[in-house]
Molecule: TPP riboswitch aptamer (THI element)
Organism: Paracoccaceae bacterium
């Protein structure tokens, strides 16, 4: 001095879908770590909590109004996917080898 794992702290990313009931507020059920609140100029956008997840990068987006297979239905399950793209910096603590300098 290269190299690796693991917690922290900060700062960024990221998604919020399905179905039943109800005149509406709203209540119920399914999957998930997570399907929430509030505002608004409202088929979308902000902001907040929560949750995840930051290149060790399948959190998450495209591809997609996809294909199978389930269901009342849905990214629900599997394929797509050795396919593209994706958002960090420090500290702190053990390592595994290498490399160089110096004594003995």
């Nucleotide at each position: 001095c290269c190299u690796g794992u693991a917690c922290c702290g900060u700062u960024g990313g990221g998604g919020u879908g399905c179905c039943c009931c109800g005149a509406g507020c709203g209540g119920g059920g399914c999957u998930g770590a997570g399907a929430g609140g509030c505002g608004c100029a409202u088929g979308g956008c902000g902001c907040c909590g929560a949750c995840c997840c930051a290149u060790c990068g399948a959190a998450c987006c495209u591809g997609a109004a996809c294909c199978g297979g389930g269901u009342c239905a849905u990214u629900c399950c599997g394929g797509c996917g050795g396919a593209g793209g994706g958002a960090a910096c420090g500290g702190u603590a053990g390592g595994u080898g290498g490399c160089c300098a110096u004594c003995a």